[in-house]
RNA sequence: GAUAGAGGAGCAAUAAUUAUAAGUAGCGGUAUGUGCUUUUAAAAGCAAAAUAGGGUUAAUUUAUUACCGCAAAAGGGAUUGUUGCCGAAACAAAAAAUAAAACCCGUUAUUUUUUGUUGGACUGCAGCAGAAUAUGCUGUAGGCUGUCACUUUUGUGGAGCGCUAUC
Numbered sequence: 001g002a003u004a005g006a007g008g009a010g011c012a013a014u015a016a017u018u019a020u021a022a023g024u025a026g027c028g029g030u031a032u033g034u035g036c037u038u039u040u041a042a043a044a045g046c047a048a049a050a051u052a053g054g055g056u057u058a059a060u061u062u063a064u065u066a067c068c069g070c071a072a073a074a075g076g077g078a079u080u081g082u083u084g085c086c087g088a089a090a091c092a093a094a095a096a097a098u099a100a101a102a103c104c105c106g107u108u109a110u111u112u113u114u115u116g117u118u119g120g121a122c123u124g125c126a127g128c129a130g131a132a133u134a135u136g137c138u139g140u141a142g143g144c145u146g147u148c149a150c151u152u153u154u155g156u157g158g159a160g161c162g163c164u165a166u167c
Base pairs, nucleotide, nucleotide: 001167002166003165004164005163008086010085011084012083013082014081015080016079017078018077026070027069028068029067030066031065034047035046036045037044038043048062049061050060051059053105054104055103056102057101089118090117091116092115093114094113095112096111097110098109099108100107119145120144122142123141124140125139126138127137128136129135147158148157149156150155
């Protein structure tokens, strides 16, 4: 240097089913509900307000509220199966592109590049995200576990650019 492997509630992706989200959003009906002008009235116009984080513009609507009827979805979760694997993979920062009505700023999501951190899973606490007490991420603490080194022989310490085997 090449090849092949190991750690275990191992990592990730994907398909089907399913609970939750929620009797929520939304739609329809009824009632109530902004101001002014024209008009017999309907209706029309102007203003105001609302519609996505803020501002401007455009477009749409008249808000709000109560009752009745109909009634979701996404993300995240669980189960089963399949596939790829052991920096598997995850996260943080920066840059670029795309999307969310248009523009400016910002936020979120996805993808790519660079740098850095983390051996692995579990549990507690804190913070963030989330509808959530589910779950995920980060930090911290605890023991457990795999590996190597040392060793006062049962402990201590390190990190995956590691460890083992073969050539």
Predicted 3D model of a 167-nucleotide RNA (Lysine riboswitch aptamer) from a bovine gut metagenome. The model forms 100% of the base pairs in the Rfam consensus.